[in-house]
Predicted 3D model of a 1525-nucleotide RNA (small-subunit ribosomal RNA) from a metagenome. The prediction has a mean pLDDT of 85.
RNA sequence: AGGGUUUGAUCCUGGCUCAGAACGAACGUUGGCGGCGUAGUUGAGGCAUGCAAGUCGCACGAGAGCGAUGGGCUUCGGCCCAUCUAGUAAAGUGGCGAAAGGGUGAGGAUCACCUGGACAACCUGCCCGCAGCAGGGGGACAACCCGCCGAAAGGCGGGCUAAUACCGCGUAAGACCACAGGGGGACAUCCCCCAGGGGUCAAAGAUGGGGCGCCUUCGGGUCCUGUCGGCUGCGGAGGGGUUCAGGCCCUAUCAGCUUGUUGGUGAGGUAACGGCUCACCAAGGCUGCGACGGGUAGCCGGCCUUAGAGGGUGACCGGCCACAUCGGGACUGAGACACUGCCCGGACUCCUACGGGAGGCUGCAGUUCGGAAUAUUUCGCAAUGGGCGCAAGCCUGACGAAGUGACGCCGCGUGGGGGAUGAAGGCCUUCGGGUUGUAAACUCCUUUCGCCCGUUAGGAAAUUGGCCGGGGUUAAUACCCCCGGUCAUUGACAAAGGCGGGUAAAGAAGCACCGGCUAACUCCGUGCCAGCAGCCGCGGUAAUACGGAGGGUGCAAACGUUGUUCGGUGUUAUUGGGCUUAAAGGGUGCGUAGGCGGCCGAAUAAGUCAGGUGUGAAAUCCCCCGGCUUAACCGGGGAAUUGCGCUUGAUACUGUCCGGCUCGAGGACCAAAGGGGAGAGCGGAACUCCAGGUGUAGCGGUAAAAUGCGUAGAUAUCUGGGGGAACGCCGAAGGCGAAGGCAGCUCUCUGGGUGGUUCCUGACGCUGAGGCACGAAAGCUGGGGGAGCAAACAGGAUUAGAUACCCUGGUAGUCCCAGCCCUAAACGAUGGGCACUAAGUAGGGGCCGGUCCGAUCCGGUCUCUGCCGAAGUAAAAACGUUAAGUGCCCCGCCUGGGGAGUACGGUCGCAAGGCUGAAACUCAAAGGAAUUGACGGGGGCUCACACAAGCGGUGGAGCAUGUUGUUCAAUUCGAUACAACGCGAAGAACCUUACCCGGGCUUGAAAUGCACGGAUUAUCCGGCCGAAAGGCCGGUACGCCCUCACGGGUGGAACGUGCACAGGUGUUGCAUGGCUGUCGUCAGCUCGUGUCGUGAGAUGUCGGGUUAAGUCCCAUAACGAGCGAAACCCCUGUUCCUAGUUGCCAGCGGGUCAUGCCGGGGACUCUAGGGAGACUGCCGGUGUUGAACCGGAGGAAGGUGGGGACGACGUCAAGUCAUCAUGGCCCUUAUGUCCGGGGCGACAAACGUGCUACAAUGGUCGGUACAAAGGGCAGCGAAACCGUAAGGUCAAGCAAAUCCCAAAAAGCCGGCCUCAGUUCGGAUUGGGGGCUGCAACUCGCCCUCAUGAAGCUGGAAUCGCUAGUAAUCGCGGAUCAGCCAUGCCGCGGUGAAUACGUACCUGAGCCUUGUACACACCGCCCGUCAAGCCACCAAAGUCGGGGGUACCUGAAGGCGCCCGCCCAACCGCAAGGAGGGAAGCGCUCACGGUAAAACCGAUGAUGGGGACUAAGUCGGAACAAGGUA
Repeated sequence: AGGGUUUGAUCCUGGCUCAGAACGAACGUUGGCGGCGUAGUUGAGGCAUGCAAGUCGCACGAGAGCGAUGGGCUUCGGCCCAUCUAGUAAAGUGGCGAAAGGGUGAGGAUCACCUGGACAACCUGCCCGCAGCAGGGGGACAACCCGCCGAAAGGCGGGCUAAUACCGCGUAAGACCACAGGGGGACAUCCCCCAGGGGUCAAAGAUGGGGCGCCUUCGGGUCCUGUCGGCUGCGGAGGGGUUCAGGCCCUAUCAGCUUGUUGGUGAGGUAACGGCUCACCAAGGCUGCGACGGGUAGCCGGCCUUAGAGGGUGACCGGCCACAUCGGGACUGAGACACUGCCCGGACUCCUACGGGAGGCUGCAGUUCGGAAUAUUUCGCAAUGGGCGCAAGCCUGACGAAGUGACGCCGCGUGGGGGAUGAAGGCCUUCGGGUUGUAAACUCCUUUCGCCCGUUAGGAAAUUGGCCGGGGUUAAUACCCCCGGUCAUUGACAAAGGCGGGUAAAGAAGCACCGGCUAACUCCGUGCCAGCAGCCGCGGUAAUACGGAGGGUGCAAACGUUGUUCGGUGUUAUUGGGCUUAAAGGGUGCGUAGGCGGCCGAAUAAGUCAGGUGUGAAAUCCCCCGGCUUAACCGGGGAAUUGCGCUUGAUACUGUCCGGCUCGAGGACCAAAGGGGAGAGCGGAACUCCAGGUGUAGCGGUAAAAUGCGUAGAUAUCUGGGGGAACGCCGAAGGCGAAGGCAGCUCUCUGGGUGGUUCCUGACGCUGAGGCACGAAAGCUGGGGGAGCAAACAGGAUUAGAUACCCUGGUAGUCCCAGCCCUAAACGAUGGGCACUAAGUAGGGGCCGGUCCGAUCCGGUCUCUGCCGAAGUAAAAACGUUAAGUGCCCCGCCUGGGGAGUACGGUCGCAAGGCUGAAACUCAAAGGAAUUGACGGGGGCUCACACAAGCGGUGGAGCAUGUUGUUCAAUUCGAUACAACGCGAAGAACCUUACCCGGGCUUGAAAUGCACGGAUUAUCCGGCCGAAAGGCCGGUACGCCCUCACGGGUGGAACGUGCACAGGUGUUGCAUGGCUGUCGUCAGCUCGUGUCGUGAGAUGUCGGGUUAAGUCCCAUAACGAGCGAAACCCCUGUUCCUAGUUGCCAGCGGGUCAUGCCGGGGACUCUAGGGAGACUGCCGGUGUUGAACCGGAGGAAGGUGGGGACGACGUCAAGUCAUCAUGGCCCUUAUGUCCGGGGCGACAAACGUGCUACAAUGGUCGGUACAAAGGGCAGCGAAACCGUAAGGUCAAGCAAAUCCCAAAAAGCCGGCCUCAGUUCGGAUUGGGGGCUGCAACUCGCCCUCAUGAAGCUGGAAUCGCUAGUAAUCGCGGAUCAGCCAUGCCGCGGUGAAUACGUACCUGAGCCUUGUACACACCGCCCGUCAAGCCACCAAAGUCGGGGGUACCUGAAGGCGCCCGCCCAACCGCAAGGAGGGAAGCGCUCACGGUAAAACCGAUGAUGGGGACUAAGUCGGAACAAGGUA
């Protein structure tokens, strides 16, 4: 720091998504140790049990028991007394504490919290300092005793008693209250100080020690002294209360709220201000800077993230607040409206004798339900801290520790060195090997951690006690206090930690991932299945994406997943975004609040800036240093805390105030332009209607028609009259207006803009949330009007349909008046204002100057409207002084697509509807601009047997052949638009053969290797079975050595057995190579460098000419080059040279019936090698002096002479796994292999390609002429003979310019046929033959005789061909035994017609245009309907929730009242009083109740649309002029 994902590619916009960090987590797999942290996020649900707040005997009274000892008694059960236990336990009075500590986050949007101030409006126990005091009395109540009630909890009555409990009195430094005086200060009310007199207000003792005196109930008291305590007051510290300012979430689909409300006066109340409360008075107060309402939420330090600014969050730790079962209330107290206090009401739980009672874990543990989920009913007060106490000490679930959980962070280990035959095994493999992998084994070493044994530090210092010394106090060497020394005492943790020893590599590795992003690849399995997936996307038979394995990568006691937050995301933009076309400028103006604001001077110092200062708690973060072996963690110091306050200063800018200015703005005067607006009047053309005239058969309408009109006289034409609407020419890229918009002419009224003068005002300005006004068309209401046009509607056409496009009609409406509506592609898709920033050009309106004046021209200037363009901007297209440039000010608006401008709510409207305006759900895009293609029922240019012009065919018939289909045991397989179909087949009777049936073989028909056997099962011979293949039986052989021989040994090929393996026309042409078809012999396809463009890409290759051609020329930001085209190659056309056999024969000679037959010849033909020739070279014209074209000359040939070979980049997943090769998969006594037979030849039907015909340009018979190119030894085969013939017999010649096939045929000459299903045509069938072959039944060819079918020129449609071509005629060859060949490949003979031309059909090339296509128009894509599923809205209603209003009721309590009742302290001799209490009443009030509404939510028959879902239906709306833009 970015990456992936929209496209064929590109740039941009834009969303989605990933990599990072974090967590109080959870889940999955796995799990060695330790340290430090951390752990109920859900139900503020309910809780068993134990513990969590007591303490003080140095405040006070009283005071047991168990047990022991002693004594007494005894009915031997036991009882009594004394002492110890013991002034102990428990309880009580009293004091202090219990308001802390601990928990939780429900509530609360608030002075709750945070920051900074204020209190001159306040309180403060314990603690500290200072000053002063503590005199003298009194009456009670608990405990206790007695009695009583109750199940219990508890209570009542009577009696006794103490105090540091309670109450008077005295004293009053001082405080408080009121009064009057002085001084000082201040902030409005006021505050402080000094002195005066008046009034009010205190107290408590306990204990240690002690000589004398005094008192004594002999305990002690008084007194002295110490300590602790008490009272009054002032001050301090710390704590609290109140108040002010600022800060503090979402929602306007909540816009108005408020009656104690706002203020005043007075009173009450409080520690204190205050409407806090009350009475009265006034009518205020809050609100767009968001009141009121709704929702949500404890706040902060901080924590997480981040570059920062921000965003998120508020666990642990710390501060504050709130709460304590829910609600209300007060009491006590320094402090509470009180977590483990009290009272009342409610719910719940428990006890009960049914009468009543008890309880409150949101303390620590623990339990239960709920939940994805969160621990031990542990130890200890040793440390720290707290309460009480003089103290010892007691209490302390605060706390310190341990336990549980990998929940987090941090550290450590699971070994280290050596070790290659790179072992085995696994996996892969091209079978060579590679990899796992120095990994292991093996060897040497080490011992952290764990385990076992031993040993040991620190957390401990205090306190307290004893002793010693010193000091203080004191009358005192007592006591007490302080300091120092010394001894003694205290450890929960802890079986921990450290150290030492022992043990053996010994006990200790997993998880995720490996298609891209993103680091890591192979095999197998699977076969759009199973599955994966964060996004893009994988899986349909070779999946690096699924599952497994091997290997690898990453992290590691963890690793992944899920959830959440921030980041990336500049994707809410303060830093730091945008709005012409991507989402986004309000339809336009006027204007309120607000925001912003010209020049000069002065003041001020609010903003701003600087210095100082206070605060910003600690912890955290950062830096430095230090402590745990390290780290995490912890300690110390610093920095930081970007903030706020105070203060001192600065004054440029902003603000405020004062004074001035004129350039902004406005005004005045003069002038001209204009469809600016409103009203009234007038006009002509056209149209239509009415009347009349003329006139006759049509008119009208369309692509063509029809509906319609017309003989009742239309249309046409003329005259007259009526009516309504709109205003031709001028007229324009022109004018005016804020926009909508405005057009005949005249008049009246009226708005705005412009120019000129520079006279006046003196910043009066700009923008503008709300608001107000205007606002095309359509539409609505009422009333008019209505010619033309024309939704709806009707009819006619079109069509598959045609609720459309076209036609004939036609009503609202269009017009006017009045009133609504308020929308638009209301567009420049561009808000308004000001300023600045090159030129050029055109137009409208003014003014000025120059030319003597004028038209006019030239120059200048202001304003309006266009075009083109510098810079600049922009994603690009483009914009460019009329900005989309550069700046400033203000407003509006945007934040992915769909859902949706929908729903609900509100508001406006008569309605239609407008404005405002979501969510669920769903998608991985939706978009903008430009690029290259492709396409278009877009355009231009140009080609091609593309059409046209012509000739001949096909489509009809018969047959041949191929294909489909069907059939079959099998009819093997492949080829399938062009570009499959006489194609693979250039030869299917067996073979071929791949198919079917049947019979056999199994290392196999053929190959290679190994092992064993070993001369016999092979070969060979013979026999048997069999259709054959094959099987079975018998016999038999070789080399070498030994041996006379038999025989033995040995060896090799064969053979046998076995093992490796063979074999497969089985599958995949969509895994491939190779080869081929096609576009297309079309003229294209590219590259290098340069240039242009952000880029895809463009340029070059475009343009003007030209060509068959991207052929060449010219021009040119291109210059060159390559693959193609052309040329080079082959054949052919002319000629020359060379050569002359087997070819040739002119001349010479010889010979024959005849023949180059022979000698010979090279002239000619020819053969086959090499040259020449043609290049637009020459001439004329055209053309740009070009390329080139046209014409001509010459020439055998002329503009590529003709033909062939040759096929660019690429396209079609085109064809072929069955030519061959080949990866993968499959079969292995069969999917291999052999054999016999059958099939590939079937036949209702369809199609393609052909052959032969239908005849007279013919048929037939006879005669006769002229080729080329080929082939030939298992061959061609002459001649002769036989046969009607096919053919046969015999056989010469020839491996061939020599011989043979071989006759060429059409043609020509002559005869016959005479238009007929024929002397056309030959299918079909019957008979007889021939040939090949092992074999012609299925299923060959040929001959002959006989038979003699269809067919008389072929519908729609369709094919070939532009010259030696078509047409027509025959000849040859390959394959091949033969042949189903009419096919194919070649050869020559005869030999035409036509092409005006490029509109059309088809195909193609180039340029251009549009595009929503890119699988590229056989594209894309819309809507209804049908089906499934999901969420939402409406809905008669139903159910629930929180809050409020009105009324009723009214517990506890506080306050008030209170005749009477009750009462120890004071007064009083008493009566009684003061005062207190209870009861009662009043006010207030929680819970509860009643009532009517509003709001929120759930649910609801049914209705509605919406989203989504490979292959449903109907059409064909949009995208190319999308076929009606």

It matches the Rfam family "Bacterial small subunit ribosomal RNA".